[in-house]
RNA sequence: UCCGCGUUCGUGCCGAAUCCACCUCCCCCAGGGGCGGUGGAGCGGGGGAACCACUUGCGGCCGAUAGGCCGUGGGGGCGAGUCGCCACGACUUGUGGCGUAGCGCAUGAGCGCGAGCCCGACAGCUAACCCCGUAGGCGCCCUGCAAGACCGA
Numbered sequence: 001u002c003c004g005c006g007u008u009c010g011u012g013c014c015g016a017a018u019c020c021a022c023c024u025c026c027c028c029c030a031g032g033g034g035c036g037g038u039g040g041a042g043c044g045g046g047g048g049a050a051c052c053a054c055u056u057g058c059g060g061c062c063g064a065u066a067g068g069c070c071g072u073g074g075g076g077g078c079g080a081g082u083c084g085c086c087a088c089g090a091c092u093u094g095u096g097g098c099g100u101a102g103c104g105c106a107u108g109a110g111c112g113c114g115a116g117c118c119c120g121a122c123a124g125c126u127a128a129c130c131c132c133g134u135a136g137g138c139g140c141c142c143u144g145c146a147a148g149a150c151c152g153a
Stems, first nucleotide, its partner, number of pairs: 010140005018041006025034003042134006052124001056073007074122001075119004083099006102113004
């Protein structure tokens, strides 16, 4: 100086997803570190009075009106992730494209996202009160592979 193995340490982003204590187990340079469990704090979410708000749309028939009858349609939550147009497909569902409400990073310029999941006929707001979550995924640094172009030999 290089290679291999092991341990430890740094930094930034999306997101509520962090911190502390104890316990089992594992690693270790014995100082610490990691997975899981329990509890607490912090953060985030849902349910839940009064007051207030709301009192379900569309189509058909009857009726002077009020209204009645029949058929059809669910609704809600987390999240920025809504809505529109076009093409193809298609019983419904769907695929692709172009935009967009909105969201994130950056802030000199600009670059991305605009998903997914859950409840199960049921929830407006909502004090007390009750319940739930505290994940996951990426980047810098470092480092590797491949293709093409140009020039020279």